[in-house]
RNA sequence: CGAGCUCGUCGGGCGGCCGCGGUCGCAAGAUCGAGGAAAGUCCGGACUCCACAGGGCAUGGUGCUGGGUAACACCCAGGCGGGGUGACCCGACGGAAAGUGCAGCAGAGAGCAGACCGCCGAUGGCCCGCUUGCGGGCACAGGCAAGGGUGAAACGGUGAGGUAAGAGCUCACCAGCGCCCCGGGCGACCGGGGCGGCUUGGCAAACCCCACCAGGAGCAAGGCCAAACAGGGACGUCGGUGGCCCGCCGGUCAAGUCCCGGGUAGGCCGCAUGAGCGCACCGGCAACGGGGCGCCCAGAUGGAUGGUCGUCCAAGACAGAAUCCGGCUUACAGACGGGCUCGUAAA
RNA sequence: GGGCCCGUAGCUCAGUGGUAGAGCAGGGGACUCAUAAUCCUUAGGUCGCAGGUUCGAUCCCUGCCGGGCCCA
Numbered sequence: 001c002g003a004g005c006u007c008g009u010c011g012g013g014c015g016g017c018c019g020c021g022g023u024c025g026c027a028a029g030a031u032c033g034a035g036g037a038a039a040g041u042c043c044g045g046a047c048u049c050c051a052c053a054g055g056g057c058a059u060g061g062u063g064c065u066g067g068g069u070a071a072c073a074c075c076c077a078g079g080c081g082g083g084g085u086g087a088c089c090c091g092a093c094g095g096a097a098a099g100u101g102c103a104g105c106a107g108a109g110a111g112c113a114g115a116c117c118g119c120c121g122a123u124g125g126c127c128c129g130c131u132u133g134c135g136g137g138c139a140c141a142g143g144c145a146a147g148g149g150u151g152a153a154a155c156g157g158u159g160a161g162g163u164a165a166g167a168g169c170u171c172a173c174c175a176g177c178g179c180c181c182c183g184g185g186c187g188a189c190c191g192g193g194g195c196g197g198c199u200u201g202g203c204a205a206a207c208c209c210c211a212c213c214a215g216g217a218g219c220a221a222g223g224c225c226a227a228a229c230a231g232g233g234a235c236g237u238c239g240g241u242g243g244c245c246c247g248c249c250g251g252u253c254a255a256g257u258c259c260c261g262g263g264u265a266g267g268c269c270g271c272a273u274g275a276g277c278g279c280a281c282c283g284g285c286a287a288c289g290g291g292g293c294g295c296c297c298a299g300a301u302g303g304a305u306g307g308u309c310g311u312c313c314a315a316g317a318c319a320g321a322a323u324c325c326g327g328c329u330u331a332c333a334g335a336c337g338g339g340c341u342c343g344u345a346a347a
Numbered sequence: 348g349g350g351c352c353c354g355u356a357g358c359u360c361a362g363u364g365g366u367a368g369a370g371c372a373g374g375g376g377a378c379u380c381a382u383a384a385u386c387c388u389u390a391g392g393u394c395g396c397a398g399g400u401u402c403g404a405u406c407c408c409u410g411c412c413g414g415g416c417c418c419a
Stems, first nucleotide, its partner, number of pairs: 001343010012312007020033005035318001039329002042327005047218004059214005064078005079093001080091004094209002099207002101203002116148002118144003123141002125138006156174006175199001177196008222269004231260005236252006276295004281290003313316001348418007357371004365402001373389005395411005
């Protein structure tokens, strides 16, 4: 210099004028006012109401190990597998010798399978020859699975022995599986040694098994205050209770006074001091944790954050709160910083 | 704001691991003097898009896009 990997930060700045919403203030005015994703609503919580003795089933989710966390499907570190020359990246990564199931077409055969071409024909059969128990031939019975061929996948690989031809049939090495032992690691796992049968395939984002986790609904949750109209009650009034009073029963509410419940309109709370932000320190590889100092940083309910002018630069993308937080995913013009890799050249 | 469901031919819908179908509509033909009906025949599909699992995906999983319904 070129090509790349990775972690992080910002995402127009400053000033004037005119506006909008919250809080404080009698007022003038002061002060605060979107995001890294506020988005998708995909996970996890807080909070609220409902349900609930305890336990189990069903259903759903998660799925290597250790740690972090309020919790998680998130994050960090590590292991294993895969990709890349490399920095580095990706992985739904428990179990297929518990069971059930699936594999179209092609192909002989697709799950403890199979013989189309092929190889052989030792043994038995048939034919020929003769030296009469041997030689040759056929490929009928039969044997084989090395080679060809089909398929995504064909029941270990290479070499030697062996054989009629062959085959883990036998042996050596290699790969894989199971068991045992030694060493390292908290662990996943790694390194080494021995034995075994020779090999026992794929799919669990098929049912399932194992381990662990989940009660349901969601701020339009939920709570408080509460007009008007209608309703209930008391006082009142009328009747009955053999005449009267109290009491009781029934009617009437026409007018009036007082009280009551549920709760509509409407208002208030929930609603913003929080698993909060900044700075340095300590512990930890890190995620993160701890104590210290400082800060207060939108809160609407027709729903506010805009317009315009000047100026600077690289000429400004995606997009905008609605109960609140932690993540993931998706969208995004561009700018800056740290660390690292490969190539080329020079020293 | 919150909860849930659905995207397959022009339209309405089947198909839920193994070559994507039906009805209506469209094109051509027959019947008829002609039209309709009827009969025969035929074309038409990125299965919303992109990844993943699998030998193989409309179907199983994940993320986007579009549409619809419910809750004061």